[in-house]
RNA sequence: UCAUAGAUAGCGCCUAAGCUUUCCAGCGCGGGGAACCCAGUUCCUUACGGGGUGAAUCCGGCCUGCCCGAUAGGGUCACUUUUGAGACCCGAAUCCAUCAGCUAACCUCGCUGGCGUUUCAGAAGCCCUUU
Numbered sequence: 001u002c003a004u005a006g007a008u009a010g011c012g013c014c015u016a017a018g019c020u021u022u023c024c025a026g027c028g029c030g031g032g033g034a035a036c037c038c039a040g041u042u043c044c045u046u047a048c049g050g051g052g053u054g055a056a057u058c059c060g061g062c063c064u065g066c067c068c069g070a071u072a073g074g075g076u077c078a079c080u081u082u083u084g085a086g087a088c089c090c091g092a093a094u095c096c097a098u099c100a101g102c103u104a105a106c107c108u109c110g111c112u113g114g115c116g117u118u119u120c121a122g123a124a125g126c127c128c129u130u131u
Stems, first nucleotide, its partner, number of pairs: 011116004018027003028111006038101001047098001049099001050096004059069003062065001073090005079125007
């Protein structure tokens, strides 16, 4: 000097998963169920079952592994939102238990877990500095 690993603090990212408070608790964000009307014509106590959360869906391949490729879709590139280009990633998992369309009142549940990016140009907004 470089690289790798660990710890602590700050900052930041994905996700609804945050803020305040001495405590109690409050605010905020997110999910599910649930009328009339509307929609719908079936799908059955195990079948062509059905449904939910989520961006995570459909498809092709052959070495049939939950493997490869591609893809709808999603994320990051450090003020917020947004447009364009470019780069790098994800494109899972899981829950309900025979059952749920939409749905106001109402009822009910969650606020986790995992990480470490820093390219350019334009627009609107906001903030700071100077005059």

This is a predicted structure of a 131-nucleotide RNA (c-di-AMP riboswitch aptamer (ydaO/yuaA leader)) from an Anaerolineales bacterium.
Rfam family: c-di-AMP riboswitch aptamer (ydaO/yuaA leader). Rfam describes the family as follows. This family represents a conserved RNA structure found upstream of the ydaO and yuaA genes in Bacillus subtilis and related genes in other bacteria.
The model forms 96% of the base pairs in the Rfam consensus.
The source organism's lineage runs through Bacteria, Bacillati, Chloroflexota, Anaerolineae and Anaerolineales.
Its mean pLDDT, the model's own confidence on a scale to 100, is 79.